[in-house]
RNA sequence: UAAGUUUGAUCCUGGCUCAGAUUGAACGCUGGCGGCAUGCCUAACACAUGCAAGUCGAACGCGAAAGUCGUCUUCGGGCGGCGAGACGAGUGGCGGACGGGUGAGUAACACGUGGGAAUCUACCUUGCAGCGGGGGAUAGCCCGGAGAAAUGCGGAUUAAUACCGCAUACGCUCUACGGAGGAAAGAGGGCCUCUCUUCUUGAAAGCUGUCACUGUUUGAUGAGCCCGCGUCAGAUUAGCUAGUUGGUGGGGUAAUGGCCUACCAAGGCGACGAUCUGUAGCUGGUCUGAGAGGAUGAUCAGCCACACUGGGACUGAGACACGGCCCAGACUCCUACGGGAGGCAGCAGUGGGGAAUAUUGGACAAUGGGCGCAAGCCUGAUCCAGCCAUGCCGCGUGUGUGAAGAAGGCCCUAGGGUUGUAAAGCACUUUCAGCAGGGAGGAAAAGCGUAAGGUUAAUAGCCUUGCGUGCUGACGUUACCUGCAGAAGAAGCACCGGCUAACUCCGUGCCAGCAGCCGCGGUAAUACGGAGGGUGCGAGCGUUAAUCGGAAUUACUGGGCGUAAAGCGCGCGUAGGCGGUUUGUUUAGUGGGAUGUGAAAGCCCCGGGCUUAACCUGGGAACUGCAUUCCAAACUGACAGACUAGAGUACAAGAGAGGGGGGUAGAAUUUCCGGUGUAGCGGUGAAAUGCUUAGAUAUCCUGAGGAACACCAAUGGCGAAGGCAGCUUUCUGGCACGACACUGACGCUGAGGCUCGAAAGCGUGGGUAGCGAACGGGAUUAGAUACCCCGGUAGUCCACGCCGUAAACGUUGUGUACUAGGUGCAGGAGGUAUCGACCCCUUCUGUGCCGCAGCUAACGCAUUAAGUACACCGCCUGGGGAGUACGCACGCAAGUGUGAAACUCAAAGGAAUUGACGGGGGCCCGCACAAGCGGUGGAGCAUGUGGUUUAAUUCGAGGCAACGCGAAGAACCUUACCCAGGCUUGACAUCCUGUGACCGCCUAUGAAAGUAGGUUUUCUCUUCGGAGACACAGAGACAGGUGUUGCAUGGCUGUCGUCAGCUCGUGUCGUGAGAUGUUGGGUUAAGUCCCGCAACGAGCGCAACCCCUGUCCUUAGUUACCAGCACGUAAUGGUGGGCACUCUAAGGAGACUGCCGGUGAUAAACCGGAGGAAGGUGGGGACGACGUCAAGUCAUCACGGCCCUUAUGUCUGGGGCUACACACGUGCUACAAUGGCCGGUACAAUGAGUCGCAAUACCGCGAGGUGGAGCCAAUCUCAAAAAGCCGGUCUCAGUUCGGAUUGGAGUCUGCAACUCGACUCCAUGAAGUUGGAAUCGCUAGUAAUCGCGUAUCAGCUACGACGCGGUGAAUACGUUCCCGGGCCUUGUACACACCGCCCGUCACAUGACCCGAGUCGGGUGCACCCAAAGUCACUGGCCCAACCCUUCGGGGAGGGAGGUGCCUAAGGUUGCUUGGUAAGGGGGAUGAAGUCGUAACAAGGUA
Repeated sequence: UAAGUUUGAUCCUGGCUCAGAUUGAACGCUGGCGGCAUGCCUAACACAUGCAAGUCGAACGCGAAAGUCGUCUUCGGGCGGCGAGACGAGUGGCGGACGGGUGAGUAACACGUGGGAAUCUACCUUGCAGCGGGGGAUAGCCCGGAGAAAUGCGGAUUAAUACCGCAUACGCUCUACGGAGGAAAGAGGGCCUCUCUUCUUGAAAGCUGUCACUGUUUGAUGAGCCCGCGUCAGAUUAGCUAGUUGGUGGGGUAAUGGCCUACCAAGGCGACGAUCUGUAGCUGGUCUGAGAGGAUGAUCAGCCACACUGGGACUGAGACACGGCCCAGACUCCUACGGGAGGCAGCAGUGGGGAAUAUUGGACAAUGGGCGCAAGCCUGAUCCAGCCAUGCCGCGUGUGUGAAGAAGGCCCUAGGGUUGUAAAGCACUUUCAGCAGGGAGGAAAAGCGUAAGGUUAAUAGCCUUGCGUGCUGACGUUACCUGCAGAAGAAGCACCGGCUAACUCCGUGCCAGCAGCCGCGGUAAUACGGAGGGUGCGAGCGUUAAUCGGAAUUACUGGGCGUAAAGCGCGCGUAGGCGGUUUGUUUAGUGGGAUGUGAAAGCCCCGGGCUUAACCUGGGAACUGCAUUCCAAACUGACAGACUAGAGUACAAGAGAGGGGGGUAGAAUUUCCGGUGUAGCGGUGAAAUGCUUAGAUAUCCUGAGGAACACCAAUGGCGAAGGCAGCUUUCUGGCACGACACUGACGCUGAGGCUCGAAAGCGUGGGUAGCGAACGGGAUUAGAUACCCCGGUAGUCCACGCCGUAAACGUUGUGUACUAGGUGCAGGAGGUAUCGACCCCUUCUGUGCCGCAGCUAACGCAUUAAGUACACCGCCUGGGGAGUACGCACGCAAGUGUGAAACUCAAAGGAAUUGACGGGGGCCCGCACAAGCGGUGGAGCAUGUGGUUUAAUUCGAGGCAACGCGAAGAACCUUACCCAGGCUUGACAUCCUGUGACCGCCUAUGAAAGUAGGUUUUCUCUUCGGAGACACAGAGACAGGUGUUGCAUGGCUGUCGUCAGCUCGUGUCGUGAGAUGUUGGGUUAAGUCCCGCAACGAGCGCAACCCCUGUCCUUAGUUACCAGCACGUAAUGGUGGGCACUCUAAGGAGACUGCCGGUGAUAAACCGGAGGAAGGUGGGGACGACGUCAAGUCAUCACGGCCCUUAUGUCUGGGGCUACACACGUGCUACAAUGGCCGGUACAAUGAGUCGCAAUACCGCGAGGUGGAGCCAAUCUCAAAAAGCCGGUCUCAGUUCGGAUUGGAGUCUGCAACUCGACUCCAUGAAGUUGGAAUCGCUAGUAAUCGCGUAUCAGCUACGACGCGGUGAAUACGUUCCCGGGCCUUGUACACACCGCCCGUCACAUGACCCGAGUCGGGUGCACCCAAAGUCACUGGCCCAACCCUUCGGGGAGGGAGGUGCCUAAGGUUGCUUGGUAAGGGGGAUGAAGUCGUAACAAGGUA
């Protein structure tokens, strides 16, 4: 790295889907153990209860409560003592700003990274300097009174490390440099000297060290502020901003700053995306990936934000404070209704929400934190335990042996296979779990004792270090070790059609169901459900959800745009991007080195610790980044200078439907006037509408008016594109070429922007000949709102102004450079040579064709690239929904630009291939048409079918290719159908047992089958045991089925079609399907043959070989034959004889385009001729390629599956298959004179015959009867052939045509002719007078016509079928047309292949969307109203302990309450925006068999 899925197949494009990894998961089934982790992702929803922040008596006062002792007691409690060890409430200090939770808000200096200066920092550290002396209060407590409570008021008294002055001020702050301002607190321990004293207790002074305190400095830590860069989506959000941007003065802060204020200026941000909207905590990391990326932000760690919602400040070193305060709001609770209380997003826990997430546990033993000198206290931080397979990791559920390959299950071709060494059995083991016993580590400190050192007057005390001692464990029944018993307690889940490892049976029958995609299921399902077996993983396995991957399917790495999605309609040009040669400078980019940083954890590498692993731990690497600095200077940039090859200007001479304006010519159409002229014109496939006797059309003359410019003309020219065409004039743009003077990179592209922009359309005003939407009429048609015809208005034209789109296409953006050629056309220049610019050659530009390399999926492109590269722009990312909706912009409107989503499908698509098809083309064939002959379709009858009927009318066959077909023969039988009556191992086969011959005959009953009974008789073989055949009886295996499936099958058959086709091997071409060969030029009945050819060969078909027939020869000669010889008859090969002929039946010969002439290519072949019985396949038959039609047949037969088993089997009688209003097919007989009837007379061939054919003879009108010669057949018989020929009659009529129908009488077969046979005779005598539309057969011994035979068969429905011979024609110009077929080619959206595909309306159902009168929420701007708490400012009235002054009355400084002002939360008014919902309206999507048409695909029938 791939796989499945678009197609009949192929390549490509392109989407969908799968296999992998992962998860804070959930759900289903199942569940042994342990270790390590994780565990409300939803309602930042509401919370009962308990706990989560306290501590300090070495700061302070009191001594209430508790403890203990005593006492009293009404048993509630009261009183007194003790000790200062402990402690309640309070003052005070420190801590409640940490730790813990959550992610609502936030798109931001919030976070990340790297920098910066104008700052603060309790406790800690360092240095320096201090710690002097005073004062006034206050809580608690007590008393009084208010209140339900919370709480609060007044009075009296009191302490401090609480508070306030004074003194001092190195350093500190301010300063106008003169100066000014500003502190402090003590507590407890030890010691000795002295003073007082109750004489050793205490107090004071002194010394000493510890802790604390004050000012300041340094550090550390923490915090605040500023900046560069990075950090989601939407342009259907394009402009935003008035404290806004800057300055000055002032204020404020720890600190800079519009942070605030006054004034001044008018700035600031934005396409490098401002503003607005939506979403979102950010990061280290995590998941995935080869990587780049993509997704994500649980647990752990860093930062931020928040703490019921909103606002606010206070205190403090630090907060605008989760377990503090005030206010407003919502909610909950208490209440005496006056008023109060509360905030689990701390740990547990509850309700709720949800698919879903745990215990109201233990302990401070460890780690850490707060307070404390310490002991210690507190700590839901933390450490542990509990619950959950939620994840990762490890272990186990046993091991060995064991073939009678057990039993059972399943399958089976009945043999066997498989489950399967699996089990049982035998021999072992004991991990884990269980029970019992032992038993680490997590513990080191602090404390106490002691030693040394330091401090000190001190061997107190205190500090540091060492030694010793002793104490502390929630987990914990710990880990671990040992012992005991016993295979004992421990396996499931999913899958098995392909992808994808793994297959069978049964059930079901488009049902039930499955499904990730393709798709399975309609009676043989490896796809549904069950079972057996198998595969995968395994204490888990599946499913669902989600992310990445595969997906190069957003492409930086790494895609595309001619036709698949995709080049803006064209240009000008702004920003931007990119940019020629050369020199120098610089160093922004760039390259390299160094330094700092890039937290830890994680990933990776090397080690270590748990028995291993997961896990933990040490070190390293890495962190691809940022910053600073140094070096380099090639390249890019910047700056300065130079150049001319890019670009441009000037000059000379050119071509052109390039553009705008003016003028003007001729032809034609129409029309008006006039002339000539008369009956039609016009139009179409054919017509009609229309015009015309009021004079058209036609024709001639004059005039009017509008529009367009034939020929030239082109594959031509010009233009940026759209586009441009008579001639002339004027104004004007661009281009190519030549020469080489000038400028000196001035260039290319081009988001926005602007200009131009066919046709149609719009506005105003003109104009209007022709044409001509709409409209009217006529046709066509099932309809025809079309195609065709007759008219005709807008419009087409002009002027001015809009619109701004097209298949605006070369479906190909612009520019530059490079890369084989050949050839044509247009414009210019030159060379050679010339009379000549005639030819020839060279070159530049434009415009075409062919073609190499190369490219492309292919087609194709190919110096005018779709090749090779560069620069820039635009655009694409499955189909549909949809270029639609909404919004915005433009527009007078029409509309245009921009441009989604829900939902739905598994495809949509490009190119090429093979077929098939075409109301596409070319070539060719066939009784295909045409030319002929005879029929069918009309009548009657026969027969088959449909339909109808019926108890049954058994079944099958259905265009050609069913219908006189299966059926070569239904009265019973057949027979399968119906009714009725019987049988149940059976009518038939095999096996077993018993008995016996069987058979036959008789009686009763019955429709028969059958039932019941009687009678007769004694099979064959034998080793004498018995065996065989047959019959009966019995039991069970089984028989039986024309029951079903021809869509499960074999076999057989039909058909295309006796059409000439169908393929293969090797080679070659193509990425491939495939092609080539097999196409082409000729020729043939033929892919028959020849030639050519990247093909060369071969096979199945064609032809030939086989049979019959046509000529001859040889052999043979009976039953056939009779030429010659003989005999005989009325006659006859009748007889002797013969084998010559005919014939019979065996074998040969013959025909091959072999010969001649011509044509053709010197070929194949064709045409003509000779010879010959026959001539180009002589005629006929058999023979049927690869395949098609799921063609036909399960009822010929065979056979799988299914079904019935006292019946769907079997036997019997009767009936039916034969019905009959009707319709169709196939035939027969006719309609007559080429005939009918009567009489006479001639000539065949194939066949059949002993249960048979039957002669002669006799009888009968006849069918037939009697009778029986002959014949098992070249012998005898059926057997007469008929048409024909000869003669007669009929004379055109419903007849002497025609024979149906009916009546009567018979014959034959058969058990039996009623339903339901054939034939005969007599009588009867229907329709029918040649058949509409339409349709069939036939090309020579054919059609037509005439009779004969046979099979089946008792007889017959036969007029059918299959054969046989007799008589015996006509016509074919030709391939336009109809039908069928073959080959080549073309188009295709068809491949079930045109009986294909497919479009739109309407109707029904379902779900999504848009609009929408309204209605309900969220967000938010501006303006205004109102304004709580609170900071700040002001304050003249009121009040006040500390300080100052004082005459002691008071005053001052300062402060407080109250008041006012600014700001301002919530609230209100009014707009904007967004979401939910909604009567009704709209289009779109989907849905086996609805309606109407047939628009597209073929020339799709009007391209």
Predicted 3D model of a 1503-nucleotide RNA (small-subunit ribosomal RNA) from an uncultured prokaryote. The prediction has a mean pLDDT of 84. The RNAcentral record of the sequence draws on ENA.